[in-house]
Context: one part of a larger RNA
Order: sequence, then C1' cells, then structure tokens
RNA sequence: UGACGGGGGCCCGCACAAGCGGUGGAGCAUGUGGUUAAUUCGAAGCAACGCGCAGAACCUUACCAGGGCUUGACAUGGGCAGGCCGCGGCCAGAGAUGGUCGUUCCCCGCAAGGGGCUUGCCGCACAGGUGCUGCAUGGCUGUCGUCAGCUCGUGUCGUGAGAUGUUGGGUUAAGUCCCGCAACGAGCGCAACCCUCGCCUUCAGUUGCCAUCGGGUUUGGCUGGGCACUCUGAAGGAACUGCCGGUGACAAGCCGGAGGAAGGUGGGGAUGACGUCAAGUCCUCAUGGCCCUUAUGUCCUGGGCUACACACGUGCUACAAUGGCCGGGACAAACCGUUGCAAUACCGCGAGGUGGAGCGAAUCGGAAAAACCCGGUCUAAGUUCGGAUUGCAGUCUGUAACUCGACUGCAUGAAGUUGGAAUCGCUAGUAAUCGUGGAUCAGCUACGCCACGGUGAAUCCGUUCCCGGGCCUUGUACA
Repeated sequence: UGACGGGGGCCCGCACAAGCGGUGGAGCAUGUGGUUAAUUCGAAGCAACGCGCAGAACCUUACCAGGGCUUGACAUGGGCAGGCCGCGGCCAGAGAUGGUCGUUCCCCGCAAGGGGCUUGCCGCACAGGUGCUGCAUGGCUGUCGUCAGCUCGUGUCGUGAGAUGUUGGGUUAAGUCCCGCAACGAGCGCAACCCUCGCCUUCAGUUGCCAUCGGGUUUGGCUGGGCACUCUGAAGGAACUGCCGGUGACAAGCCGGAGGAAGGUGGGGAUGACGUCAAGUCCUCAUGGCCCUUAUGUCCUGGGCUACACACGUGCUACAAUGGCCGGGACAAACCGUUGCAAUACCGCGAGGUGGAGCGAAUCGGAAAAACCCGGUCUAAGUUCGGAUUGCAGUCUGUAACUCGACUGCAUGAAGUUGGAAUCGCUAGUAAUCGUGGAUCAGCUACGCCACGGUGAAUCCGUUCCCGGGCCUUGUACA
C1' cells in the first nucleotide's frame, strides 16, 4: 500500500421488510447427471443446466457399425495422352462406385500453328484434420456493475516503500456540485450529445373523412371531389430548479406550490472506466507449438445425437364456478409475403383439398385478435373440471415419417382437490393475466427465444437482521 475481520461509523440496491404471483407436490415438454456399439463435442456456484442449437427423419453430423478411395471431397504447380468433360440412357450394387452405349470443346487464323477450358493417367511438392493445448494466443463474450470509481503531470511531504491531490463539512443517482484545505491542473469513467414514447405547431398529402358539397346504390369512402380531423413522413419548438414561498453557510442543494401534455436525470433503450475471475470459446473465425498422413483425411448406406430404473434445473397445462361448454356482439399493436402471402367460390365433420382474383404490398393477402360484453346451460361431483395415455381411421410436408414429424376425427379417459423443508420474480402501465407476430425453417417435436399490443393491481412503516456493493476509520502473526 492492499486484502481480510462473526471490528466501528456513514450510505445504497426488490437486499430484507410490506405486498402480489409463482417454483418445490401432479402430468407433459425441454436441458443436464447417470446407462450405451455410439448415445459427437463443449458449457459446471452466483456468472453451466428451453446454454452454443434462430429448427438432429436423410442432409446437418463432428459419433458408432459396415462398404469404398489414397495427390485425395478442396487449392496451386509439372509431364504424357486426349476431347474428353458435360448431357441422356442401360446393367451390377444398399449406395458410394464400377462397366457400357449415344452425342462429341471454345477463341484467333486461309492454312500451318498458337492460346484457353477441362478430363484421365503418372508421380512429387503438397492438400486435408470439428485431432490436442483457451494454462502459448488474437478476436469476441460473461461477471463484479451502469457499481462510482480508476489514474496521470507538475509541485510539496517522507531516508524509502509511498502519501498528498481523491481526505474533511454539506449535497447528489453519481469523484454530482458547493465550501474548506500544500496543493494546482488534467485524463478514462458519471452526466450531456444518439434512438424511441408522451404535448403542440409548420410543411406534405393515391391512408383517413361525409367533417363540408354532388351522385348513385350491389348502402361498403363505393364514386366525383376535398386535405379539415385521424394518421403517416420530414423538419423545428417545448423543461432550464426557469418562476414563487420556505429551509440552508449569503453556497451547492432540499421541501412545498404555480403554470404546464410533461417537473426536478419526464418514461424506456443504446452506451459497460482501470481492472478481477490463468472465467468461457483452438467446434464461428484466425493463429504458435505438438500430433495423424492407404488415416485422427475423404465418400457412402444404415444406426445414433430422440435410448430410460432413476436424480436435478427451466417451463407449459391443470387441480375448477372470478369457472367449463354453446350461441351472438366489440375493440389492438407490431410484423411477414413472388421458388411467396393467398381472398371470393366449391368439396370435406375436420386437418385439408380444387381453383386462383389481387398483391414485390399505408392499396392485396396472412387476419379469426383473445381475455371482454350479452344470453343460455352445468350445480360442487374426480364432475360437462383436467387432459396424459392408448386404439382405429385420416390430412400435410418431404425421394423417404419404422427407429424419429406435425396436425385432424371418433373412441379412451390417467395423475391431479393449491403442493414439506426450502426457494424465485416483481415498485406502475410494473406484477399478474390475455392473445398476436417474427427469425431459424420443406416440414416440425416452439410449451423455447425475440418482439407486439389488450385488461390491469397490491405494497414500500422502515434499515435491526440476511445477501451484494461504495466511502472513511481501526486491528492483523496474511500478500
């Protein structure tokens, strides 16, 4: 000087408390540990476990079994032979592959010839490796933590390590600002500048409106017409403790009020200092070293990554009446669409099929929002709750759904009556609850993830305690 303390002081954070809803019990989904020819590999307290995987039937695929190849599936260079190659067909084979038939290169040039493309063979340099080392590395990432800290120059003090500044009195979300001070300044962080939401205005109107006028009626902005409103796009304005009162050291600020759409960083996002964990990743990529080279490379078929006595994590659906079922009615936002979205119509109980208007999309389509409201029914029961499991019959995608897809119809109807010890999230348009869309993607094991809106709470006395963190101080046999 740091680190640590079941030392002290001050102060924060859904840290506790106050509340609301869960997990832990059930069934299923998914990841992990254990088992296997293989169940490829990695991730391991927080910070691994719906994680890499924003899509494992083949492919992917790295694993296993079997069948093949050896200058190789891929790159560059040499020699020889060619027009093969490619395309189409036949035979053998599980296929890779092997055999065979047909066709028979391009450019310049009259020609000779030259150049190019590509195949086969030879054999050499080499290729190749998701093989090892993340404790050799780059890059990227997690974490403490969006915590308020981390440092430097000069000066001064100290023999020196070092200190001072950065401590102190106030204050703040903040090393934020003010005052004081052997310090005076500065840098990386904080804040602001960026995006978005909230109010108004200006400009612009192939969306919106009968607001205003006319027309018709298949009553729908349908049409002529118009940009007033809604909305969309663009550019500016608006909030600064600016104003008033109190308080405070006359300071920084704090408390209350006015006006205002918004008030004291307005809400949300992006933004992550010096560093810590030899944290994670050699399987994104790059890369040193080591290792393999008729195999640890490469091609193919089938299997596996989907196994199942069990244990754990994360979720979904429930156990019902604030509900289930039936009928009718209403209101979003964001997003996607031409190898695509697909309307009206017709067929089917349905998944879906036939067919194809329109739309590269404020114009057409996906599209039905659901919870909600109205009416009816069920009447406390393992039920008209719950839907697992199983049987049969089908639909769709795809060469192909046995291992191993999703969905539909009929039948079947399991556990479950609110979950022990323990434990998690959340402070407002939040929790809870309700649907909608997207990426990946032929299809989908999506209940995951990311985004969007609808309805919409309770509680915060307080900082004694648990956890994490910041500043000062103290002890230390630790570094």